Annotation:
Predicted 3D model of a 76-nucleotide RNA (transfer RNA) from a Thermoplasmata archaeon. It matches the Rfam family "tRNA". Rfam classes the family as a transfer RNA. Its mean pLDDT, the model's own confidence on a scale to 100, is 83. The sequence was found in a public genome assembly.

RNA sequence: GCGAGCGUGGUGUAGCCUGGUAACACGCGAGCUUGCCAAGCUCAUGCCCCGGGUUCAAAUCCCGGCGCUCGCACCA
Numbered sequence: 001g002c003g004a005g006c007g008u009g010g011u012g013u014a015g016c017c018u019g020g021u022a023a024c025a026c027g028c029g030a031g032c033u034u035g036c037c038a039a040g041c042u043c044a045u046g047c048c049c050c051g052g053g054u055u056c057a058a059a060u061c062c063c064g065g066c067g068c069u070c071g072c073a074c075c076a
Stems, first nucleotide, its partner, number of pairs: 001072007010026004020056001027045001029043004049065005
C1' cells in the first nucleotide's frame, strides 16, 4: 500500500441483516435478608468511536475519517 472483520455503560456482549422506547450479565452505590460473610431479592448508576448524508425518525442504511485485529504485498 491492498483487502477483510470489528468499534455499544466500568468490563464482556446482544440488538445492526429487515430503521421506530438502547437491552442482558458482571461490576460500582444504597436498601432488604443474615449472628457474620457469601449467596439471594429490590432500587439506583452509566453507553451507541468521530463527522457528514438520506429519512418524519439512524446504534442500524450510505459516504468520509480514526483506532484495533487478521490476511496479502513491499522490505534495495